This is a predicted structure of a 156-nucleotide RNA (c-di-AMP riboswitch aptamer (ydaO/yuaA leader)) from Brevibacillus borstelensis AK1. The same sequence occurs in records of 2 taxa.
[in-house]
RNA sequence: CAAACAAACAAGCCGAAACUUCCAAAGAAGUGGAAGUGCGGGGGACUUCUUUUUGUAGAGUUAGCCACUCUGCAUUGGGGUGAAUCACGCUUGUGAAGGGUUGUAUCCUCAGCCCGAACCCGACAACUAACCUCGUAGGCGAAGAAAAGGAGACGA
Repeated sequence: CAAACAAACAAGCCGAAACUUCCAAAGAAGUGGAAGUGCGGGGGACUUCUUUUUGUAGAGUUAGCCACUCUGCAUUGGGGUGAAUCACGCUUGUGAAGGGUUGUAUCCUCAGCCCGAACCCGACAACUAACCUCGUAGGCGAAGAAAAGGAGACGA
């Protein structure tokens, strides 16, 4: 000097996932717990809509079997969070629905670059006022630069 790898910080990004107060160690930050506010999710009437119900173990019942009831386990039916669903193809791809980001503070169009997963409930839940209840995590972020059109709002 160059390349590769790693760490820290970082304007900022995905997401509901932020703020305030009190308590815990003598104090600050931080950490943990609790409460509240904000944000987000689930359950839950009338009316309307809908009309499918898996497998297995134990107990109860019975003279016994079937059926039925209760309890447990499981997931093939169904459902939930999420943008993450579907089609084709066939050995792991292609494309689309849908979503994010940049140009760019909002919306639409356009263009570039990406995602298009995972998990949970456990036979069960449509919508749903009152009401009940849960969450407030986690993951990213440096070689840099350039790049639209229209509309509205706000301000001057």